[in-house]
């Protein structure tokens, strides 16, 4: 530099046009003598950023940005 592959909650993923979700973490409550476990409920999101396309875009296309892996160069 060339290619591919990811970026979505504190975290580790899912979803891939139609009102954004699971887990585990937090908080609260229930159960306990009391903690742990368990159970039940509630917080918690600029879907990476900017543009197009669409009646509507997290999702489709262009750019850009980072991460991760191959490949070339050079030394």
């Nucleotide at each position: 530099g060339c290619c591919a592959g990811c970026u979505u909650a504190g975290c580790u993923c899912a979803g891939c046009g139609g009102u954004a979700g699971a887990g585990c973490a937090c908080u609260c409550g229930a159960u306990u003598c009391g903690u742990a476990a368990u159970c039940g409920a509630g917080c918690g999101g600029u879907c990476c950023c900017g543009a197009g396309u669409u009646c509507g875009a997290u999702c489709c296309u262009c750019g850009g940005a980072g991460c991760u892996g191959g490949c070339u160069c050079c030394a």
Transfer RNA from a Gemmatimonadaceae bacterium, 75 nucleotides, folded computationally. The source organism's lineage runs through Bacteria, Pseudomonadati, Gemmatimonadota, Gemmatimonadales and Gemmatimonadaceae. The coordinates come from a structure-prediction model, not an experiment, and the mean pLDDT is 82. It matches the Rfam family "tRNA". Rfam describes the family as follows. Transfer RNA (tRNA) molecules are approximately 80 nucleotides in length. Its family is annotated with triplet codon-amino acid adaptor activity in the Gene Ontology.